RNAcentral holds the sequence, with entries from ENA. A computed fold for a 389-nucleotide RNA from an Acidobacteriota bacterium, annotated as Bacterial RNase P class A. It is recorded under the gene name rnpB. Its mean pLDDT, the model's own confidence on a scale to 100, is 76. Its Rfam family is "Bacterial RNase P class A". Rfam links the family to the GO terms dimeric ribonuclease P complex, tRNA processing and ribonuclease P activity. By type it is a ribozyme.

[in-house]
RNA sequence: CCUGCUGGACGGGCAGUCGCUCGGGGGCCGGGGUCACCCGGUUCCCCGGGAGGAAAGUCCGGUCUCCACAGGGCAGCGUGCCGGCUAACGGCCGGGGGGAUCCGCUCAAAGCGGAUCUCACGGAAAGUGCCACAGAAAACAUACCGCCACAGGCCUGGCAACCGGCCCGGGGUAAGGGUGAAAAGGUGCGGUAAGAGCGCACCGCGGCCGGAGCAAUCCGUGCCGGCAGGGCAAACCCCACGCGGAGCAAGACCAAAUAGGGGAGGAUGGAGUGGCCCGCUCCGCUGGACUCCCGGGUAGGUCGCUUGAGCCGGCCAGUAAUGGCCGGCCCAGAGGAAUGACUGCCGCCCGCAAGGGUACAGAAACCGGCUUACAGUCCAGCAGGCUUU
Numbered sequence: 001c002c003u004g005c006u007g008g009a010c011g012g013g014c015a016g017u018c019g020c021u022c023g024g025g026g027g028c029c030g031g032g033g034u035c036a037c038c039c040g041g042u043u044c045c046c047c048g049g050g051a052g053g054a055a056a057g058u059c060c061g062g063u064c065u066c067c068a069c070a071g072g073g074c075a076g077c078g079u080g081c082c083g084g085c086u087a088a089c090g091g092c093c094g095g096g097g098g099g100a101u102c103c104g105c106u107c108a109a110a111g112c113g114g115a116u117c118u119c120a121c122g123g124a125a126a127g128u129g130c131c132a133c134a135g136a137a138a139a140c141a142u143a144c145c146g147c148c149a150c151a152g153g154c155c156u157g158g159c160a161a162c163c164g165g166c167c168c169g170g171g172g173u174a175a176g177g178g179u180g181a182a183a184a185g186g187u188g189c190g191g192u193a194a195g196a197g198c199g200c201a202c203c204g205c206g207g208c209c210g211g212a213g214c215a216a217u218c219c220g221u222g223c224c225g226g227c228a229g230g231g232c233a234a235a236c237c238c239c240a241c242g243c244g245g246a247g248c249a250a251g252a253c254c255a256a257a258u259a260g261g262g263g264a265g266g267a268u269g270g271a272g273u274g275g276c277c278c279g280c281u282c283c284g285c286u287g288g289a290c291u292c293c294c295g296g297g298u299a300g301g302u303c304g305c306u307u308g309a310g311c312c313g314g315c316c317a318g319u320a321a322u323g324g325c326c327g328g329c330c331c332a333g334a335g336g337a338a339u340g341a342c343u344g345c346c347g348c349c350c351g352c353a354a355g356g357g358u359a360c361a362g363a364a365a366c367c368g369g370c371u372u373a374c375a376g377u378c379c380a381g382c383a384g385g386c387u388u389u
């Protein structure tokens, strides 16, 4: 200097013109007034703020709001090594264990130590279930080839005993071969007809004991046991812990016009009903134009709404995540939804030039995470390569 990986920071800059939105001030207009001022509007003027690292996916966790709720259990869903952090989490930090890669010690292997990455990492010794293909067998084991002795038959040579070969039968055997992702501990010695934890030594495994550690777990010339016995729980299941539901269109307040509801008054009418029936009259009740009052809902308006697990700097505690203290700052709050458009100069990329391009993407109550998308730039660490001294 180049390349790659990991982590972190940034993600166009300056100036001008015209707009949009929110807040404050002024002017103007309207209303009220106890004459201090207050409230509302505004097409005018000035000042200040105005998208993100992911605003995204809506996958987790919370704040807040409303509804539900004695307590316990069942069902359902989620989480799952240990410790810590946090408001909380399936997040983060640290540790333990397993796996992969690399490096060092070593001639090499094994082993030991270190670095980086990674793991849904409780239980398979409660029960049920599954394990493709291949293979004899995929789990209360099993005999395809092979090996071994035995019974029977045949063959060859030899005088014979006997030895050898082939076929067949029922046995023994997990050493060897073969299948498979996986085959019932490994190596060695003994043992045996051949074999086998059958016996023994070492390694591995399980239990106990002792020591270290908060714990996961680790360590041991310690003791006991020949070995319990394949894999899958991202199959059911078991164990431990956690979980009420809906979501700011949550929800709260003010409140028209019209229609409808309730109450009071009530001109009038005589439609209905009752006073045994019919007709008439009268009385009661219902109904009822109209007037007044009350309450609910809608349109509309206001709040919720942005001062918050907030941001910046310093110091302290802690390996770290994180926490504490001090100082400073206020940084969008709209609501069919503003954050834009144009011009000039500069930066970067493509192109000989003219010129073109400048990522992913846009708040909607708010916050902590995770995941996904992202042109380019800078910083730190690690690894590799090249050049110079």
Stems, first nucleotide, its partner, number of pairs: 001385010012346007020050007027042006052360001056371002059369005064247004076243005081095005096121001097119009122238002127236002129232003144177002146173003150169001152167004157163001185203006204227001205225004209220004251303004261294005272285004310329008347358004